[in-house]
């Protein structure tokens, strides 16, 4: 220098053919316990890497940039 894949909650990851963003774990609150842990119930937490384009509508499609991983030279 070139190619491919990836970037979504604190962490690990889903999200189908474009139609109001979800799970598990963790945090917080509650029940239970003499107390802690475990178990069970519930709440909260997101400019979907950044910027543009297409569209009535973009996490999803297109382009540019940044970053991560792998491969080639």
């Nucleotide at each position: 220098g070139c190619c491919a894949u990836c970037u979504u909650a604190g962490c690990u990851c889903a999200g189908c053919u474009g139609g109001u963003a979800g799970a598990g774990c963790a945090u917080c609150g509650g029940u239970u316990u003499u107390g802690u842990a475990a178990a069970c119930c519930g709440c909260a937490g997101g400019u979907c890497g950044c910027g543009a384009g297409u569209u009535c509508g973009a996490g999803u499609c297109u382009c540019g940039c940044a970053g991560a991983u792998g491969g080639c030279u």
Predicted 3D model of a 73-nucleotide RNA (transfer RNA) from Candidatus Magasanikbacteria bacterium CG10_big_fil_rev_8_21_14_0_10_47_10. It was read from a public genome assembly. Its Rfam family is "tRNA". By type it is a transfer RNA. NCBI's taxonomy places the organism under Bacteria, Bacteria candidate phyla, Candidatus Magasanikiibacteriota. The coordinates come from a structure-prediction model, not an experiment, and the mean pLDDT is 80.